[in-house]
RNA sequence: UACAUUGUUUUCUAGGGUUCCGUGGUUGUACAUACGCCGGUCUGGUCCAAGAGAAAACGCACAGCUCACCCUGUGUUCACGGAGGGACAAAAGCCCGGGAGGA
Numbered sequence: 001u002a003c004a005u006u007g008u009u010u011u012c013u014a015g016g017g018u019u020c021c022g023u024g025g026u027u028g029u030a031c032a033u034a035c036g037c038c039g040g041u042c043u044g045g046u047c048c049a050a051g052a053g054a055a056a057a058c059g060c061a062c063a064g065c066u067c068a069c070c071c072u073g074u075g076u077u078c079a080c081g082g083a084g085g086g087a088c089a090a091a092a093g094c095c096c097g098g099g100a101g102g103a
Stems, first nucleotide, its partner, number of pairs: 007058006015048002020045002022042001023039004028035002059076006078098001080101001084096003
């Protein structure tokens, strides 16, 4: 330097903000528990969410049984990481990114 492989999906969590719900406030709308406006420095629900977080299913590799398929077992390693930018309503451990950089 090149090639191949270290896999995929679902459900969740750390975390995240504020479109909706709820909630708090309001000397607004003739009144109002309705509507509007303000608040995420509002615990929450919906929502987003990890390469280096979890679980499961599948996939893959090897071995055994078998004419073969199927089935069974084992394995599926390692992983420090900015700034800045991007999307959705917005933000983030999301994406750029197993990036830049470092060891």